[in-house]
């Protein structure tokens, strides 16, 4: 250079094969509850690599870019 794979919160990680903008568990915040801390209970925030495409609708199907990984030459 050609081929293929994968890229979702601070780390990991569901989703019925497109249908009401997304589940969880670590951590973060805030409350309770402890004499304090830790654990333990309720609450909260925060993500779909990036662009376009198809569609009434896209984490999801398509196609370029990007990083990462493989595999041939």
């Nucleotide at each position: 250079g050609g081929c293929c794979c994968a890229u979702a919160a601070g780390a990991c990680a569901a989703a019925u094969u497109g249908g009401u903008u997304g589940c969880g568990u670590c951590g973060c915040c805030a409350g309770c509850c402890u004499u304090u801390c830790a654990a333990g209970c309720u609450g909260g925030a925060g993500a779909a690599g990036u662009g376009a495409g198809u569609u009434c609708g896209a984490a999801u199907c398509u196609c370029g870019c990007a990083u990462g990984g493989g595999u041939c030459a």